Record summary: c-di-AMP riboswitch aptamer (ydaO/yuaA leader), 143 nucleotides, folded computationally. The coordinates come from a structure-prediction model, not an experiment, and the mean pLDDT is 77.
């Protein structure tokens, strides 16, 4: 540098949410289990300058997180339930189109928090069988 094949089957997805050490406990051993401490990854308070010119005193506020908003219904009327679209999000190396399918929840401070350098403070659950095609790039093998 040319060519060829492969980049999808829990060795994998969402999501920050992973990895390694000590101790402890169990059990034949090793893993799952409880405690801590390290990396890594990911939130949150917190100046100057700037913003903000007016709020808060209940029409309260704000964080997380893709998950906001309108309409229609049901009900005596709210509420609660039920749709129907959205804004915005996910699908396998990675980026852009372009198709098909899903999500579009919950919940946490507690009257307070803009942005933020030092600095301080939490978190590392939970849940899962996944479309496909173009185009350009990239990363394994082989020859």
């Nucleotide at each position: 540098c040319a060519u060829a094949g492969a980049c999808a089957c829990a060795c994998g997805c969402u999501u920050a949410g992973u990895u390694u050490c000590c101790g402890g406990g169990u059990g034949u051993c090793a893993u799952u289990c409880c405690g801590g401490a390290a990396a890594g990854c990911g939130g949150g308070g917190g100046a100057a300058c700037c913003a903000g010119u007016u709020c808060u005193u209940u029409u309260g506020g704000g964080g997380c997180g893709a998950a906001u908003c309108a309409c229609u219904u049901u009900u005596u009327u709210u509420a609660u339930g039920a749709g129907u679209g959205u804004a915005g999000g996910g699908u396998a190396c990675c980026a852009u189109c372009u198709u098909a399918c899903c999500c579009g929840a919950g919940u946490c401070c507690g009257u307070c928090a803009g942005c933020u350098a030092a600095c301080c403070u939490c978190g590392u659950c939970a849940g899962c069988a996944g479309u496909g095609g173009a185009u350009g790039g990239g990363u394994c093998u082989g020859u």

The model forms 92% of the base pairs in the Rfam consensus. The sequence was found by an Rfam model in a public genome assembly.